[in-house]
Molecule: c-di-GMP-I-GGC riboswitch aptamer
Organism: Actinotalea sp. M2MS4P-6
């Protein structure tokens, strides 16, 4: 460099509770399915909401791209 043994340490899905949003969702407590980027960022695609339509929106725990980063066996 790459790569994910192993210790520390870290995140946190269902689901309960509050709040906020038409809603996808968000955020915060509790909770853990699981994660070596499950850190960040909607740039391609894809899902969802909205809404007659254009159009606005949400998913970074669906892929691929960008950015940064903690250990340190075997290569």
């Nucleotide at each position: 460099g790459a790569c994910g043994a192993a210790a520390a340490g870290g995140c946190a899905a269902a689901c309960c509770c509050g709040c906020c949003g038409c809603g996808a969702g968000g955020c915060g407590g509790g909770g853990a399915c699981g994660c070596a980027a499950a850190g960040c960022c909607a740039u391609g695609g894809g899902g969802c909401c909205u809404c007659c339509a254009a159009g606005g929106g949400c998913c970074a725990g669906c892929c691929a791209g960008g950015c940064u980063a903690c250990c340190g066996a075997a290569c």